This is a predicted structure of a 1432-nucleotide RNA (small-subunit ribosomal RNA) from an uncultured bacterium. It matches the Rfam family "Bacterial small subunit ribosomal RNA".

[in-house]
RNA sequence: GCCUAACACAUGCAAGUCGAGCGGUAUUUCCCUUCGGGGAGAGAGAGCGGCGCACGGGUGAGUAACGCGUAUGCAACCUGCCUACAACAAGGGGAUAGCCCGUUGAAAGACGGAUUAAUACCCUAUGACACAGGGGUCCCGCAUGGGGAUAUUUGUUAAAGGUUUACCGGUUGUAGAUGGGCAUGCGUUCCAUUAGCUUGUUGGUAGGGUAACGGCCUACCAAGGCGACGAUGGAUAGGGGAACUGAGAGGUUUAUCCCCCACACUGGGACUGAGACACGGCCCAGACUCCUACGGGAGGCAGCAGUGAGGAAUAUUGGUCAAUGGACGCAAGUCUGAACCAGCCAAGUCGCGUGGAGGACGACGGCCCUACGGGUUGUAAACUCCUUUUGUGAGGGAAUAAAGUGGGUCACGCGUGGCCUUUUGCAUGUACCUUACGAAUAAGCAUCGGCUAACUCCGUGCCAGCAGCCGCGGUAAUACGGAGGAUGCGAGCGUUAUCCGGAUUUAUUGGGUUUAAAGGGUGCGCAGGCGGCGCGUUAAGUCGGCGGUGAAAUUUUGCGGCUCAACCGUAAAAGUGCCUUCGAUACUGGCGUGCUUGAGUGUGGAUGAAGUAGGCGGAAUUCGUGGUGUAGCGGUGAAAUGCAUAGAUAUCACGAAGAACCCCGAUUGCGCAGGCAGCUUACUAAACCAUAACUGACGCUCAUGCACGAAGGCGUGGGGAUCGAACAGGAUUAGAUACCCUGGUAGUCCACGCAGUAAACGAUGAUUACUGGCCGUUUGCGAUAUAAUGUAAGCGGCUGAGCGAAAGCGUUAAGUAAUCCACCUGGGGAGUACGUUCGCAAGAAUGAAACUCAAAGGAAUUGACGGGGGCCCGCACAAGCGGAGGAACAUGUGGUUUAAUUCGAGGCAACGCGAAGAACCUUACCCGGGCUUGACAUCACCGAAAGGAUCCAUGCUUACUGGAAACAGUAAGAUUAGGAAGACAGGUGUUGCAUGGCUGUCGUCAGCUCGUGUCGUGAGAUGUUGGGUUAAGUCCCGCAACGAGCGCAACCCUUAUCACCAGUUACCAUCGGUCCGGCCGGGGACUCUGGUGAAACUGCCGCCGACGAGGUGGAGGAAGGUGGGGAUGACGUCAAGUCAGCAUGGCCCUUACGUCCGGGGCUACACGCGUACUACAAUGGCUGGUACAAUGGGGAGCAAGACCGCAAGGUGGAGCGAAUCCUCAAAACCAGCCCCAGUUCAGAUUGGGGUCUGCAACCCGACCCCAUGAAGGCGGAAUCGCUAGUAAUCGUAGAUCAGCAUGCUACGGUGAAUACGUUCCCGGGCCUUGUACACACCGCCCGUCACAUGACCCGAGUCGUCUGCACCCGAAGCCGGUCACCCAACUCGCAAGAGAGGGAGCUGUCCACGGUGUGGAGGGUAAGGGGGAUGA
Repeated sequence: GCCUAACACAUGCAAGUCGAGCGGUAUUUCCCUUCGGGGAGAGAGAGCGGCGCACGGGUGAGUAACGCGUAUGCAACCUGCCUACAACAAGGGGAUAGCCCGUUGAAAGACGGAUUAAUACCCUAUGACACAGGGGUCCCGCAUGGGGAUAUUUGUUAAAGGUUUACCGGUUGUAGAUGGGCAUGCGUUCCAUUAGCUUGUUGGUAGGGUAACGGCCUACCAAGGCGACGAUGGAUAGGGGAACUGAGAGGUUUAUCCCCCACACUGGGACUGAGACACGGCCCAGACUCCUACGGGAGGCAGCAGUGAGGAAUAUUGGUCAAUGGACGCAAGUCUGAACCAGCCAAGUCGCGUGGAGGACGACGGCCCUACGGGUUGUAAACUCCUUUUGUGAGGGAAUAAAGUGGGUCACGCGUGGCCUUUUGCAUGUACCUUACGAAUAAGCAUCGGCUAACUCCGUGCCAGCAGCCGCGGUAAUACGGAGGAUGCGAGCGUUAUCCGGAUUUAUUGGGUUUAAAGGGUGCGCAGGCGGCGCGUUAAGUCGGCGGUGAAAUUUUGCGGCUCAACCGUAAAAGUGCCUUCGAUACUGGCGUGCUUGAGUGUGGAUGAAGUAGGCGGAAUUCGUGGUGUAGCGGUGAAAUGCAUAGAUAUCACGAAGAACCCCGAUUGCGCAGGCAGCUUACUAAACCAUAACUGACGCUCAUGCACGAAGGCGUGGGGAUCGAACAGGAUUAGAUACCCUGGUAGUCCACGCAGUAAACGAUGAUUACUGGCCGUUUGCGAUAUAAUGUAAGCGGCUGAGCGAAAGCGUUAAGUAAUCCACCUGGGGAGUACGUUCGCAAGAAUGAAACUCAAAGGAAUUGACGGGGGCCCGCACAAGCGGAGGAACAUGUGGUUUAAUUCGAGGCAACGCGAAGAACCUUACCCGGGCUUGACAUCACCGAAAGGAUCCAUGCUUACUGGAAACAGUAAGAUUAGGAAGACAGGUGUUGCAUGGCUGUCGUCAGCUCGUGUCGUGAGAUGUUGGGUUAAGUCCCGCAACGAGCGCAACCCUUAUCACCAGUUACCAUCGGUCCGGCCGGGGACUCUGGUGAAACUGCCGCCGACGAGGUGGAGGAAGGUGGGGAUGACGUCAAGUCAGCAUGGCCCUUACGUCCGGGGCUACACGCGUACUACAAUGGCUGGUACAAUGGGGAGCAAGACCGCAAGGUGGAGCGAAUCCUCAAAACCAGCCCCAGUUCAGAUUGGGGUCUGCAACCCGACCCCAUGAAGGCGGAAUCGCUAGUAAUCGUAGAUCAGCAUGCUACGGUGAAUACGUUCCCGGGCCUUGUACACACCGCCCGUCACAUGACCCGAGUCGUCUGCACCCGAAGCCGGUCACCCAACUCGCAAGAGAGGGAGCUGUCCACGGUGUGGAGGGUAAGGGGGAUGA
């Protein structure tokens, strides 16, 4: 231990008791008997009567209330049983239930007759201290024609007996106790989108009623009463002690226990009684259930159990009255689902256990991990020793009964006590104790990404899933699932829900409002709040003392009892409150009386675009008339629409109209704000200065209220020049309902009304006081020298302290304080909806929720970005030269195709790229065929051998068969001979987003950082910015910085000049020789080679510059300001590229995704693109002739001369492993031909014939010869390279390579043009600025439309609920009336009867349910409509 259905209830029990109130029976015992019966005793049930049933027990529906809590009051009250005291109990009477007989009904029951008793009922007597009335005396008090006491007078009213010696009762009165009733102060939820409510209402008088006061009720009179200090209405709710939480203040809650209230199927009503409008009583109405013979009846678990239903959810139809308590009784005792016990539930709290000690081979096993060594589980287990709470068995065994009952006895103060004896135990054979046995009987749950203690593996692959918040999961997940391990708690653990805390996040303690949410647009001002300096008084607030109360339980503390604890007992404290009373008087308040400094008035000055009304003025604009005048004007980025030969624009003169006021003019002035500007007049208002005469706190603020309030808008009537929403046209544009242009209506102006909002902003409410400086300015006053200066009120700027998140504010505060008002409480939804008020309307004011998000926002920082700014650079543009884009071919790529067309690279920074060279091989792809410890590596087993080297043997050779080959097989020879099988091999399979390494790119751009210091709360800043300068963060100067590092530069290589050294294979000036070739002797001069040096540093001069850095010009010099070129690439960016160079983690394949072989493919071809080559020709082509290089390469090589071939080439081979030999130019120049044509240009394509390489040129090589002779006549949009030995042009060599070069990389020959300059395009650097960007503009992001989901608003209507008003009906019942009807007690009467009184019936008022009509509130539902939210 039913939080939900105050939903419905089967069955049993929960309130009876008394024979000592009464009559009396069934039944039963005994005695007597004439057996017919008689007598005596006991005596249930039922009945009359008394007391109880109003307690105890349950529930929380209703109730926002004197209901509850607390404190008072009743001089306005009652109280059975109980206690004390006083007094009394006399005499009569008539009935009635029961029982018996009968009638009726199914029953429940009802009715009639006869008879009977009482502590039932009635009459009479007695009676006051009672009650009522009348006067008298005394006392008291609290407001009441109040209270008390006392004597007196009149009237009224009592009683009951029982049992038998001891008690229990009865009546009246007083007092007490207990329990109740009533009244009052204070406290007691939310909504103002509920602002007015009320007619018995508020009060009075009289009466009624009640125990009692009272509009409680009635009649009459008056018109009051409540309300912003929240009435009325609506919603919700039993209240409190207390419980939980919290440092506290608070917040939340009302389970258990205690107090109070309310209720008892729903609504109404009374009766009885001391007490009820009565849970287990009555009557009526209603709903429901049950019985029925259909006529009629019965019922009320929100008592204890229990059932159904509802629900996430809550127990036994148990035992006992032994104890505690209650009812009755003299008592014994009876009753008691109160209570005490037991049962069920880990629902909570507390305690205990599931073992302890030893034990290392650190065992086995782990679908555990691993670096393969091991680690971990883990002293854990096994095993040894020990213990026995608990458990099981056995034995013993309470307290709770101190008490009470009956009997006996004793004492006295006579209803109590003592003593003896008897008897009473549900729980219970329980607690507890003893003993035996034996680790025996006993561990789970959650978590392990951070918060938060605890980590690895496997599986999965944005799936499955997790999640309190942040967030995990897209192939290496400590976050999902499993496992191993670990952590936490432990008979529990975790989740969910709810409350408080953290949250100073509703802030009284204890917050804010310039920019984060938040100051009302402004003023006046009632209520309210707050208020200057004294004195006196009061004592309301305030403070203190005594007293009363604040129930107990709970909480806290001390002590004690159950073995401990929970729990319990006892004592104290606390209960912060309320009340009485007595004091205090500083402060606040009240009252009284003063003061002048706050405030106001007066007097004298001076100021201003302050307001209102009137008058006047000139310039400009447009229009009109006239003149001059001619072809355009106007407008724009450029135009067009428009105006104009019917004369515009322009210009001159005159005229008209309306609106606005140039200069002065300003960081100026005035005003409460909005706002105010020509001049002038009138009226009105204001702040200010000076003075110190007057009043004497008259003040400040201000909800509601009132007034003012830009522009735009609305109404009525004017006015209408300009400008100009709407509208029209022209442009712009993809479109252009825009920006631009031409027109143009409302409006703009005036008068009178309305409206009432703005970024109405200083985004800063008003008032008062205090707190550092500097500068400027307006208006006064003082002084002075009209200078400096002082003072008051303003308007501005800069700064200090202080404040602030910072930005910033800073005597005009956002500082320090005080008073009052307004406003805020995450973003969106939304200033929306509904309601209400205002408005002619537009709309304004007030102002939510559902739902949704985890942010929204402020200030500042660093970057990035900008069709922002400044400075600067670069073949970036410009100036030039040459290309590519058009053609053909080559090559790469996309696409397509294919058995395969292997793979990668994708803007710059992929695309003649990896590939410095695919016929086979390469080769990774496809088809087919082989092999399976393998093509390749290491180890291990058997056998042989083995230090090394060498030799021999094996391997192999030969022949044959099959085959395309690999391979398979056979034979022979030689040999010693191989065999078997496992760890593993292998993978160009996957992941470059797991990686190393390497590379590209920004970019050879000038940047990127650090230490210390300083500044800032911090992110960060400073340095690195600034002024110059440079190719440069190069250098100089300055500076809260001072230094340093990586970059720049230099050092390195090469090239340009010279010197020295050295001269072979290079060179040859001089000398000699010569076959005339530096060929030879020779030379060491020159060229050259290759070593070492020199030289260039703004060093020198002029000028510029800041006496600097540096710039500019010049001299000298081979070279001049980095001389040219190269190598060298900061911090980083692009998840850039590469797993197919290599390496490598994970995953995957293992008779295949490995490996070998043959063939094919990578070479395809409607097409697109990139990069080259060759051309289109005369600066050319062709033919002939004559010159001049450099770098390189060469042994399976380069190959000369010679010979052959038209040629490719062949034959042959001198020389050379090279400054020696070989390979070595072409453009150019000279001469001739061609004569502008598809050509003597161009060479594709095709046919034929060859050469070379190679195992092999079919797919698929290069070259040569003959023939063929395509497109192409300089190329659209757009685009590329280059600044000097460069572009352009010409050839040469090399790597790869058997062969194959228009590609690539080098080499030299010839050899230009142009650069005014930095506006623009692109890229970059520095500074600055804006930013809602930070995967950083290829960013972010808005709205419509489409779809989906869920919530909301309106809505023709429709359906319940609650409620107001008016009316109808009117049960039961109380009260009132009542002729006829009925009646034992009393009276009269012989009686009959009459009377008094009562009853029934009828009737009247009130009234429940019900009904009709009409309103209001809120809810459900709804076609359709609307906006808003979320979604890759």
Model confidence (mean pLDDT): 83 of 100.